Context: one part of a larger RNA
RNA sequence: CUGGGUUUAAAGGGUGCGCAGGCGGAAGAUUAAGUCGGCGGUGAAAUUUUGCAGCUCAACUGUAAAAGUGCCAUCGAUACUGGUUUUCUUGAGUGUGGAUGAAGUAGGCGGAAUUUGUGGUGUAGCGGUGAAAUGCAUAGAUAUCACGAGGAACUCCGAUUGCGCAGGCAGCUUACUAGGCCAUAACUGACGCUCAGGCACGAAGGCGUGGGGAUCAAACAGGAUUAGAUACCCUGGUAGUCCACACUGUAAACGAUGAUUGCUAGGUGUGGGGGGUCUGACCCCUUCCGUGCCGGAGUUAACGCAAUAAGCAAUCCACCUGGGGAGUACGACCGCAAGGUUGAAACUC
Numbered sequence: 001c002u003g004g005g006u007u008u009a010a011a012g013g014g015u016g017c018g019c020a021g022g023c024g025g026a027a028g029a030u031u032a033a034g035u036c037g038g039c040g041g042u043g044a045a046a047u048u049u050u051g052c053a054g055c056u057c058a059a060c061u062g063u064a065a066a067a068g069u070g071c072c073a074u075c076g077a078u079a080c081u082g083g084u085u086u087u088c089u090u091g092a093g094u095g096u097g098g099a100u101g102a103a104g105u106a107g108g109c110g111g112a113a114u115u116u117g118u119g120g121u122g123u124a125g126c127g128g129u130g131a132a133a134u135g136c137a138u139a140g141a142u143a144u145c146a147c148g149a150g151g152a153a154c155u156c157c158g159a160u161u162g163c164g165c166a167g168g169c170a171g172c173u174u175a176c177u178a179g180g181c182c183a184u185a186a187c188u189g190a191c192g193c194u195c196a197g198g199c200a201c202g203a204a205g206g207c208g209u210g211g212g213g214a215u216c217a218a219a220c221a222g223g224a225u226u227a228g229a230u231a232c233c234c235u236g237g238u239a240g241u242c243c244a245c246a247c248u249g250u251a252a253a254c255g256a257u258g259a260u261u262g263c264u265a266g267g268u269g270u271g272g273g274g275g276g277u278c279u280g281a282c283c284c285c286u287u288c289c290g291u292g293c294c295g296g297a298g299u300u301a302a303c304g305c306a307a308u309a310a311g312c313a314a315u316c317c318a319c320c321u322g323g324g325g326a327g328u329a330c331g332a333c334c335g336c337a338a339g340g341u342u343g344a345a346a347c348u349c
Stems, first nucleotide, its partner, number of pairs: 003321004008302001012317001014201004021194003025088007033081002035077004040072003048066007091191001092188003095184004103177007110154001115149007125136002162169002205248002208245004216240001220236004258316006266294011298305002322349003331342004
């Protein structure tokens, strides 16, 4: 390489869009590129295979045939694939009607709490721990009441709930924007699927400039603990945590499970619709989309998965090939830097 694989053994790209490429629904016509057949040419010799023959045999040699699976030309075949063309509606999209959600962006508003300021009441402790101490407090703390300031987060509702491609999204409200779902079957008529490279998005942390700074809190300081304690515990506390703009581009970015399509027993919850029975706002029957649990066949090394498959198939992409060395070195590209992406070998077991 082939093969075999990728939930947990090595292995699914963090996610989406998408050019090239690969693959692609139904019916008819045409073409004959792929495909299949006939015939002709060519396919050097040696070599190879087979028959016969020559050296006493064999190796070796001679001779004849085969093979040479290919290429070119030509004449045909037309099921499949491709090209061209006509048509279709079930894939895909649009329209119309309906409900739906913590989907996004920007603005406004709200109450509780923490901290803090001022004033009142009030007096000796408060705080903290396993126990303490550092710390705060007679310059009046803690507690409590009133008023003010500021920042950040939104108790209950709240849920195997919902929405989003993923990251993620939760007080209320307004504006703008987007999406899926159900019903209908009016319109387009294969317009589709996947996608190397590419482009965009991408938690936390970090970085740049300018704001902001209540809480919490790397670093740091002190108090404890301890043999020591550069920790766990305690008291403080700066970056940061928040906002705007720009960068970084990584995570156990997880369902450790790529996307799309079709098929394959059931049972039971729940979210969003539709239809029916009854009409009565329920219940019950049924159907589509989502989200859970249990479970049969099947599958799996087992655990388990089981219509939201890890079952049965198809298309396309990504990735794996013993452990360590190592996601390191070198080079290249990207980045302000931190670093990221790509990614070996010697050696060793």